[in-house]
RNA sequence: GGGCCCGUAGCUCAGUGGUUUAGAGCGCUCGCCUCACACGCGAGAGGUCACAGGUUCGAAUCCCGUCGGGCCCA
Numbered sequence: 001g002g003g004c005c006c007g008u009a010g011c012u013c014a015g016u017g018g019u020u021u022a023g024a025g026c027g028c029u030c031g032c033c034u035c036a037c038a039c040g041c042g043a044g045a046g047g048u049c050a051c052a053g054g055u056u057c058g059a060a061u062c063c064c065g066u067c068g069g070g071c072c073c074a
Base pairs, nucleotide, nucleotide: 001073002072003071004070005069006068007067010026011025012024013023018057028044029043030042031041032040050066051065053063054062
């Protein structure tokens, strides 16, 4: 330098054009329980969907570019 894949909550990921303004597990906070802790139960916070532009009535999703990560080739 070229090709392919990936980037969504603190972490691991789902979601692949429209269903309420984006969800799960773990983690975090609060409450219940307990003498207390853990377990268990309930509730909650936390996201400019890497960044920017475009297509569309509508974009996390499609297209172009940039940045970052991984693999392969040279």

Predicted 3D model of a 74-nucleotide RNA (transfer RNA) from a Rhodothermaceae bacterium.
Its Rfam family is "tRNA". Rfam's curators write: Transfer RNA (tRNA) molecules are approximately 80 nucleotides in length. Gene Ontology term of the family: triplet codon-amino acid adaptor activity.
NCBI's taxonomy places the organism under Bacteria, Pseudomonadati, Rhodothermota, Rhodothermales, Rhodothermaceae.
The RNAcentral record of the sequence draws on ENA.